Small-subunit ribosomal RNA from an uncultured bacterium, 1472 nucleotides, folded computationally. Its Rfam family is "Bacterial small subunit ribosomal RNA".
[in-house]
């Protein structure tokens, strides 16, 4: 301190998620010790049982129980032991009495203020405790306990009787008390304890003295009542509320002011600075964050408040409306002999129950503090300890050193090796924690007895103090702490490992199983999902899940924002509020300094001390930023005053204008009528129809009605006006604006929440008006459909008068006012000046371009979106939604104001590259045209495919880029495919092992494959052996055209031989990216050239390679009869816009000359960065995966050759430019030894024989051609055309020609008479046409690959089809238009409105009845009766929650239906 996520990429905006701290914490795993804290956060629910407030005897009668002591009787074992009796004593049960039970201890239910904080205030009260004056005399009746004797099951309780006080009442006495103006009046106590010398009484005692108690008064601390400001949650879909309600007087009440409370008058108070109402909450010191400001929160500790099962009440007391008191009323639980009675754990422990979750029915009163006592002492679940818990913080430890054969095991591997790892094991040390033993502080001060001194007194008593001495007092505790012994001994887990985010392989699984905080992972090679090694991180923990803050400047006070991303109200006028021009005086609200109080402790912070250190715990300091007082200051803001004149304004003087409302007139137009003219159509559209029209349309004249709008100037950069708007001319009426100078007023000003008004079209309501246009609606068209788009018609409505709505993309998508900053150039209104001018100045309105500036960019830029300054509105992710509820407006339609649940990681703006358009612009190309010839119609046992069929029809290829394509040749063989036999280390390969030569002959089964036999034979060398070949055996392996071409290499096919596609460095730009490569010529070309923020540079173009065309030299056999020439070969030459002309700056263009060739002379190999996940595992190579007596291998046979049917490529025709006979000319590439084969000779022919020549410029295919030429004939016909199909004889190949070959001869002669939609190739030696060769080949070619023969025809041209390239434009596309993407309908699931209702509940009203109680009135003092009110009860209204048959739309969901609204001009521009 940031990150990760929208996109192909980029900047912004903007949510969303992570990385940090923390917790009274749960839960998963897992756990060795201590130390310090903490521990029901849910049910303020019910509580079984123990405890948690009692003491006092020195107030009091007393003696129930325990102890002891006198006294008396009895027994006897003469000192015991029993009975009876003494309160005599130490104690003490009950009671009366006193003081505490208002502390302490728990809990947050209510409370949004009767609280809490902070700070101030006057009208109080205070027990105990302090200080101080003064008192304390002298009397009286009762009354518990007791005792009788009753009542009840119990709790309890009644009568009669007897007794004490420090209980309780009078009387005296008092003043510095109270009341009163005053005189005056009222009004008060209590003793006990301990001790005693004189003195005095018979005693009892008095009297002293000391302690402690009392009573009165006035301080003072403490504590508590009240009153005041300011501060302290949310909702306005809560805007009015209040009758004791707001003041007064009278009166009451209180410890004390007041409507606290009554009686009476006024009629008042609160509130938009948010009253009232609902909802939620105890507050704070603080804690947790956080750089802070600030958010969140109030467990423990600590002040305040509230509460005690729920109400409601008062007694009592100093103090309480009282947790462990009392009355009453509910609700609950116990007891009951049914008549009654008890009872309150939010005290400490425990139980039950709710929950994700919270401990022991411990032990002491040793400390500390409390209450009571004089005091010992006694209480004391306050407290102090200890127990359970890894809940948190803090600290220690699980061992230290050495140790490389880098052990064994694990994992991984390229198979070399790495890697766990100096870890282990192994040697040598060491013993903290645990564990046995033993030894031991601190927490202890007091109290109590003795002895001394001291005070006080008369006093050596008594009491209070000091010292000194003894004997004591510790729950914790088998305490801390120290020492001693053994012994490495007994002590390591969790999470993670794709990227945020530190850490990586291998296996399993195959969009499953599963992971997941966001992003995303997983569909056969997962660093994301399970498991293992190994690594990271933290370590008694260690991850989740919750939850607050941070990051979030993502609500912004510090510290955003509003053109277009979410945001400027439609406009304008104002009231409150905010803000506010100059000079001078005052004042001291704000504002500064300074002093004072106060801000509780604890806590953070420094800084110091104590536990071995830390946590902990402790001293002193600082802060606690604030509040309140109080003194100064007088700058600035505010208040006052008293001026000014720059801001406002006003009144004259001009000015421009579609400003506004009213009345009035005007012309052209369309429509209608009416007549004339006149005749067959008119209208309409992409073509049409519908529609009018022979009952005269349309056109054309005249004339007439009527409503609406106002053509040109004028679709202006014009004008005005607050928006909305506003347009023909003329009158009235009125509103605002501008200049120029004068004069007056003197901050009168700017902004505006509620408010008011104005507000386009559409509607709406009531009368009018309707001439054209025209939602709805009819009809015609277009379609798959057309409730549209187009046409023909057509009502609301548009127009007017009066209301009414109140909204628009109402937009400059820019609120209004002011000040301040560089410039040009038009328009438009006014002024001054002069030289009168295209003149200079100067004040305002509207545009255009632009500097700094600003922005996210585009853009804006004095009319700001710059820069400061006032005020107002209005945004905080996308969607649900501007939508439900409610309120408030409206006749209605609707408006306004405005959520929630859910649901998504995105939504979204600017730009940039690319892709695409049924956008633009330039170009090119057999791309169209212009031609020439096909294709598609027919037959083909010609061929591939589909598809069907089959045991099997083997597999691949599938728009251009598949289909005579792999395969340059399927009868076996190929061969991969079916059927049937066989083999299993195998047909093939390398290793060991055993035997054998190897080979050659041959027999019997059998389809072969093979099985089984026989019979010859006996090699080579360096000779126990070896090699090479066979045959057996063993195993490691071989072996697979089985899978993935979407793991891959290599190779190709396409764009496309299209002209493009990069890069350096510079430079613009926040980037992406641009530039360059863009523009202007020019080319076949990113080809060249000019020019330019570019300047070079590569890969592509061309060029260099072969090849032909001329010609030269050399050679020249196998060519030539022969020199020349041809031929052949090898080397060169030659062509370059190089000359001229013309145009142009130039590149180049155009014409010309010479030359065999002229502008790339023709062809050909050549294929850029990519693209299409294109093709191919069956050419071959190769990861993974699968099969191994079988998906390997071998052998017969079959099938790939099948056929209803489509399709593709082709070969042959349909004929007279032809068919047929007869004759005759002319080529080149190639090929040959398992080979081409002459002549010659048979044969109609295929062929056959035959054997010369040739390894070839020599022999041979092969006379080498064939279309041609020259003759005849055929005469337009299904033919002397066409040549299928069948029949039949036959030849070649080759083990074999049936399934399935090719060729021959005779006979047979099928459709076809030029081919429909469409649709191919081809621009010159090509189209078409003719034939020859060659690969594969034992044989097959109508196919492909060359070869030469003949040899045309067009091409104005680029408007349209197809592809392509540049340059631009829109985009919501980037898997790039085969993209994206809307709504109905349909299914599921989910939350939500609405709803005839129905349920619990809440808080007030009004009434009825009203307990206990205080109070007030009555009494016979027994009780009565008002007032006032919990509880209940009834009513009619309001409020929210639950819930509801059906219902409404919303959202969410890999492959549903229907279309195709958006997004290109989206194919009717879109949107409001």
């Nucleotide at each position: 301190a940031g990150a990760g996520u929208u996109u192909g990429a980029u900047c912004c905006u903007g949510g969303c998620u992570c990385a940090g701290a923390u917790u009274g914490a749960a839960c998963g795993c897992u756990g060795g010790c201590g130390g310090c804290a903490g521990g029901c956060u849910u049910a303020a629910c019910a509580c079984a049982u123990g405890c948690a407030a009692g003491u006092c005897g020195a107030a009091c009668g007393g003696u129930a129980a325990c102890a002891g002591g006198g006294g008396a009787a009895a027994g006897c074992u003469u000192g015991c032991u029993u009975u009876c009796u003494u309160g005599c004593u130490g104690a003490c049960g009950a009671g009366u009495g006193g003081c505490g039970g208002a502390c302490g201890g728990g809990u947050g239910a209510g409370u949004a203020a009767u609280g809490c904080u902070u700070g101030g205030g006057a009208a109080u009260c205070u027990g105990g405790c302090u200080u101080a004056u003064g008192g304390a005399g002298g009397g009286g009746g009762a009354u518990a306990a007791c005792g009788a004797c009753g009542g009840g099951a119990a709790a309890c309780u009644g009568u009669c009787g007897c007794u004490a006080a420090u209980a309780c009442c009078g009387c005296g006495u008092a003043g510095a008390g109270u009341c009163g103006a005053g005189a005056g009046a009222c009004g008060a106590a209590a003793g006990u304890g301990c001790g005693g010398g004189a003195c005095c009484g018979c005693a009892a005692g008095g009297c002293c003295g000391c302690a402690u108690g009392c009573c009165a008064u006035a301080g003072g601390a403490u504590g508590a009542g009240c009153c005041c400001a300011a501060g302290u949650g949310g909702g306005a879909u809560u805007a009015g509320g209040u009758a004791g309600u707001u003041g007064g007087u009278g009166g009451g009440g209180u410890a004390a002011a007041g409507g606290c409370c009554u009686a009476c008058c006024a009629a008042g108070c609160c509130g938009a600075c948010g009253a009232u109402c609902u909802c939620u909450a105890g507050c704070u010191g603080g804690u947790c964050u956080g750089a802070g400001a600030g958010g969140a929160u109030g467990a423990c500790c600590a002040g305040c408040c509230a509460c005690a099962c729920c109400g409601g009440g008062a007694c009592u007391g100093a103090g309480a409306c009282a947790c462990g008191g009392c009355c009453c009323g509910g609700a609950c639980u116990c007891c009951u002999a049914c008549g009654g009675g008890a009872g309150g754990c939010a005290g400490c422990a425990g139980u039950g129950g709710g929950g994700a979750a919270u401990a022991u029915u411990g032990c002491g009163c040793a400390a500390u503090g409390g209450g009571g006592g004089c005091a010992a002492c006694c209480c004391u679940g306050a407290c102090g300890c200890a127990g359970c818990c890894a809940u948190g913080c803090c600290g220690c430890g699980u061992g230290a050193a050495u140790g490389a054969a880098g052990a064994a095991g694990g994992c991984c591997u390229u198979c070399g090796g790495g890697u766990u790892g100096u870890a282990a094991a192994g040697u040598u040390c060491u013993u903290u924690c645990g564990g046995u033993g033993a030894c031991g502080a601190g927490g202890a001060a007091g109290g109590u007895u003795g002895u001394u001194g001291u005070g006080u007194u008369a006093a050596u008593a008594g009491c209070g103090c000091a010292a000194c001495a003894a004997a004591u007092u510790g729950a914790c505790g088998u305490u801390a702490a120290u020492c001693a012994c053994a012994g490495a001994a007994g002590a390591a887990g969790c999470a993670c490992c794709g990227g945020c985010u530190a850490a990586c392989u291998c296996c399993g699984u195959g969009c499953c199983a599963g992971c997941a905080g966001c992003c995303g992972c997983g569909g056969c090679a997962a660093u994301a999902c399970g498991g293992a090694g190994g690594g990271u991180g933290c370590g008694a923990g260690c991850g989740u899940u919750a939850a607050u803050c941070g990051g979030a400047a993502u609500a912004a006070c510090u510290g955003g924002g509003c053109g277009u991303a979410a945001a400027g109200g439609g406009c304008a006028c104002g009231c409150a509020g905010g803000c506010g021009g100059c000079u001078a005086u005052u004042u001291a609200a704000g504002u500064g300094a300074g002093g004072u109080g106060u801000g509780a402790a604890a806590u953070c912070c420094c800084c110091g001390g104590g536990c071995u250190u830390a946590a902990c715990c402790u001293g002193g300091g600082a802060a606690u930023u604030g509040c309140a007082u109080u003194u100064c200051a007088g700058a600035c803001u505010g208040g006052g005053u008293a001026g000014c004149u720059a801001g406002a304004g006003u009144a004259c003087u001009u000015u421009a204008g579609g400003g506004a409302g009213g009345g009035g007139u005007a012309g052209a137009a369309u429509u209608c009528c009416a007549c004339g003219c006149g005749u067959a159509g008119c209208g309409g559209u992409g073509a049409a129809a519908u529609g009018c029209g022979u009952a005269g349309a349309g056109a054309u004249g005249u004339g007439g009605a009527g409503g609406a709008a106002u053509a040109c100037c004028g679709a202006a950069a014009g004008g005005c006006g607050a928006a909305g708007g506003c347009a023909g001319c003329c009158c009235c009426u009125u509103g605002g604006g501008a200049a120029u100078g004068u004069a007056c007023u003197g901050a009168c000003g700017c902004u505006c929440a509620u408010g008011u008004g104005c507000g386009a079209a559409a509607g709406c309501g009531u009368g009018g008006g309707g001439a054209g246009c025209a939602a709805a609606c009819a009809g015609g068209a277009u379609u798959a459909g057309a409730u549209a788009c187009c046409c023909u018609g057509g009502u609301a409505g548009u127009c007017c008068a009066c209301g009414c709505u109140g909204u628009a993309a109402a937009c400059g998508u820019u609120g209004u006012c002011g000040a301040u900053u560089u410039g040009g150039g038009g328009a438009u209104u006014g002024g001054g000046c002069u030289u009168u001018a295209a003149g200079c100045u100067u004040g305002g309105u509207g545009c255009c371009c632009g500097u700094a500036g600003c922005u996210a960019a585009c853009g804006u830029g004095a009319u700001a979106a710059a820069u400061c300054g006032a005020c107002c509105g209005c945004c905080u992710g996308g969607g649900g939604a501007g939508u439900a509820c409610g309120g408030c407006c409206g006749c209605a339609a609707g408006g306004u104001u405005a959520a929630a649940a859910c649901u998504c990681a995105a939504a979204g703006g600017a730009a940039u590259u690319g892709a695409c358009g049924g956008g633009g612009a330039c170009c090119c190309g057999c791309a169209c045209a212009a031609g020439c010839g096909g294709u598609g119609g027919a037959g083909c046992g010609g061929u591939g495919u589909u598809c069907u069929u089959u045991a099997a029809u083997u597999c691949g290829a599938u728009g251009a880029u598949a289909a005579a394509c792999g395969a340059a040749g399927a009868a076996c063989c190929u061969u991969a495919c079916c059927c049937a036999g066989g083999c299993u280390u195998g047909a093939c390969a390398u290793c060991c092992c055993u035997u054998g030569a190897a080979u050659u002959u041959u027999g019997u089964c059998g389809a072969a494959a093979g099985a089984c036999g026989a019979a010859a034979g006996u090699g080579c060398u360096u000779u126990u052996a070896g090699a090479a070949c066979a045959a057996g055996g063993u195993g490691a392996c071989a072996g697979g055209u089985g899978u993935u071409g979407c793991a891959u290499g290599g190779c190709c096919g396409u764009c496309g031989u299209c002209a493009g596609c990069u890069c350096g460095u510079g430079u613009c730009g926040u980037g992406a990216g641009a530039u360059g490569u863009u523009u202007g010529g020019u080319u076949a070309a990113g080809u060249c050239c000019a020019u330019c923020a570019a300047c070079g540079a590569g890969c592509g173009c061309a060029a260099c390679c072969c090849u032909u065309a001329u010609g030269a030299a050399u050679a020249g056999u196998u060519g030539u009869a022969u020199u020349u020439u041809u031929c052949u070969a090898u080397u060169c030459a030659g062509a370059c816009u190089g000359c001229c002309c013309c145009g142009g700056u130039a590149a180049c263009g155009g014409g010309g000359a010479g030359g065999a060739a002229g502008g790339a002379g023709g062809g050909g190999a050549u294929g850029a960065c990519g693209u299409c996940a294109g093709g191919u595992c069956a050419g071959u190579a190769u990861u993974g995966c699968c099969c191994u007596u079988a998906c390997g291998u071998c052998u017969g046979g079959g099938g790939c050759u099948a056929g209803a049917a489509a399709c593709g490529c082709g070969c042959u025709a349909c004929a007279a430019u032809g068919g047929c006979u007869g004759g005759u000319a002319c080529a080149a590439u190639g090929c040959g030894c398992a080979g081409c084969g002459a002549a010659g000779c048979g044969g109609u022919g295929a062929c056959g024989u035959g054997a010369a020549g040739c390894a070839a410029a020599u022999c041979g295919c092969a006379u080498c051609a064939a279309a041609g030429c020259c003759a005849g004939u055929c005469c337009c016909a299904g033919u002397u055309c066409g040549g299928a199909u069948u029949g039949u004889a036959g030849g070649c190949u080759g083990a074999a020609a049936c399934u399935c070959g090719c060729c021959u001869g005779c006979a047979u002669g099928a459709a076809g008479u030029c081919g429909g939609a469409a649709u191919c190739g081809c621009u010159a030696g090509u189209a078409a046409u003719c034939g020859c060769a060659g690969a594969u080949c034992a044989g097959c070619a109508a196919g492909c690959u060359g070869c030469g023969g003949u040899g045309a025809a067009u091409a104005c041209g680029u408007u349209c089809c197809c592809g392509g390239g540049u340059c631009u434009u829109g985009u919501a596309c980037a898997c790039a238009c085969c993209g994206c993407c809307c709504g109905u309908c349909a299914a599921a699931c989910c939350a939500u409105g609405a709803a005839a209702g129905u349920g619990a509940c809440c808080a007030a009203c009004a009434c009825c009845c009203g307990a206990a109680g205080u109070c007030c009135g009555a009494u016979u003092c027994g009780u009565c009766g008002g007032c006032c009110u919990a509880a209940g009860g009834u009513g009619g209204g309001g409020g929210g929650c639950a819930u509801g048959a059906u219902u409404g739309g919303g959202g969410u969901u890999a492959a549903g239906u229907c279309g195709u609204a958006a997004c290109a001009a989206g194919g009717u521009a879109a949107c409001c």